[in-house]
RNA sequence: GCGGAUGGCUGGAUGGCCGCGGGGGGGCGCCCCCCGAGGAAAGUCCGGACUCCACGAAGCAACGGUGCCGGGUAACGCCCGGCGGGGGAAACCCCAGGGAAAGCGCCACAGAGAACAGACCGCCCCUGUCCGCAGGGGUAAGGGUGAAACGGUGGGGCAAGAGCCCACCGCGGGACUGGCAACAGGACCGGCACGGCAAGCCCCACCGGGAGCAAUGCCGAAUAGGGAUCCCGCGCGGCGCGUCCGCAGGGCAGCUUCGGCCCAGGGAUCCGGGUUGGCAGCUAGAGCGGGUCGGUAACGGCCCGCCCAGAGGAAUGGUCAUCCAGGGGGCGCGCAAGCGUUCCCGGACAGAAUCCGGCUUACAGGCCAUCCGCGCGA
RNA sequence: AGGCCAGUAGCUCAAUUGGCAGAGCAGCGGAUUCCAAAUCCGCAGGUUGGGGGUUCGAUUCCCUCCUGGCCUGCCA
Repeated sequence: GCGGAUGGCUGGAUGGCCGCGGGGGGGCGCCCCCCGAGGAAAGUCCGGACUCCACGAAGCAACGGUGCCGGGUAACGCCCGGCGGGGGAAACCCCAGGGAAAGCGCCACAGAGAACAGACCGCCCCUGUCCGCAGGGGUAAGGGUGAAACGGUGGGGCAAGAGCCCACCGCGGGACUGGCAACAGGACCGGCACGGCAAGCCCCACCGGGAGCAAUGCCGAAUAGGGAUCCCGCGCGGCGCGUCCGCAGGGCAGCUUCGGCCCAGGGAUCCGGGUUGGCAGCUAGAGCGGGUCGGUAACGGCCCGCCCAGAGGAAUGGUCAUCCAGGGGGCGCGCAAGCGUUCCCGGACAGAAUCCGGCUUACAGGCCAUCCGCGCGA
Repeated sequence: AGGCCAGUAGCUCAAUUGGCAGAGCAGCGGAUUCCAAAUCCGCAGGUUGGGGGUUCGAUUCCCUCCUGGCCUGCCA
């Protein structure tokens, strides 16, 4: 210098004038001061805080989700570190990565045969023969089909062959060793049996009650405190006649058990009617910045400092000037790279709506750090 | 905010245990006709909304993004 990999930051600045939302103040028909979008405010894909609803607890079932191991966290499907597999020459990147030896299902076409396998060509043996071949049997090494053909290579063996036998590799089990674990190595044993798909059903382990700030509470206004259909219940006895007691039954979201409550009215859906107001929730928080300590890291502890939108159909804008990146043109100098001057264009994606932690997606341009490969120079 | 559905040829729609993407209308060419329409014969036309994954193989299964549509919510 060129090509590549990873992580992070930034994503216009200042001022004048006119406006908008919130808060504060004054000498209050006005004036002054302070604050006012983002890294994604987005998609609403996960996890929570908070609030209400459902009698409570435990177990089971159903449904949904997650899925190697360890750690982080309020929690997670997120993050960090490791293991295993795959890609790359490397830096590095990717993986929904439990179970196919519980069961069911599927594997089109091609092919002889597709999961309790099978024999088209070939090879070998026997019989017959008109010497072309035909019939019967054996075999699965070779050919062929396919995404996948029931271990691979070499040797022995055999009529030809075959884990039939042997060695190595693979596969299954596995004493023992290392590691918290996933896992790695592995003496020895087995004998070739056990194909793939679980982002098909399923099995195993773990997690999950439902709804969402239009939650929810209060105030105010208006209307017809109206109608229809349906569901559950209003049982028995006693006396001291009551807001009583006892028994039985029933109800309290699918089932069971235990405890508790209730037995009078309660509930569901639809039609019809009314309103389109105000206040709270509402922004100081798993908060932000800096330092230090622990940890490989994610992250956590401690100390110091800071206050950073709170609107409610929804403010955060417009314009002018100068500057800073960036792009283009003219002129001058220069062999060229470039330098000087001047003019024009011009700043991405996008915008809070109860609030946080993540993920995903969009993003012009600029900057920083670390690493890999190649070339050149010292 | 919550829940649900759809996207396939120019248009309207099919395609089921995952196995060659089809039909009607429209279009083009030919026949018929004096010329057309109708009719008959033939043909072309596909990123299955985009991207990625699982699988031998994806319209179908899974994830993500885009576009369009529907439903619910206050008071008595």
Molecule: RNase P RNA; transfer RNA
Organism: Paracoccaceae bacterium